Predicted 3D model of a 72-nucleotide RNA (transfer RNA) from Pleionea sp. CnH1-48. The prediction has a mean pLDDT of 81. Rfam family: tRNA. It was read from a public genome assembly.
RNA sequence: UGGGAUGUCGCCAAGCGGCAAGGCAGCGGGUUUUGAUCCCGCCACUCGCAGGUUCGAAUCCUGCCAUCCCAG
Numbered sequence: 001u002g003g004g005a006u007g008u009c010g011c012c013a014a015g016c017g018g019c020a021a022g023g024c025a026g027c028g029g030g031u032u033u034u035g036a037u038c039c040c041g042c043c044a045c046u047c048g049c050a051g052g053u054u055c056g057a058a059u060c061c062u063g064c065c066a067u068c069c070c071a072g
Stems, first nucleotide, its partner, number of pairs: 001071007010024003018055001026042005048064005
């Protein structure tokens, strides 16, 4: 430098155009003598960043950034 992949909550991870699942962790509460377990609730209105398309974008297009892989 060229090609490819991936970037979603603190961590893991779904989602594939119509208002973002789940698990762990965390917070509040219940149960318990206490803790653990168990149960209930809360926890991403800039989904890497900036534009564009669309009535509507995490999801499509463009450019950039970061990490990884391949080639030189």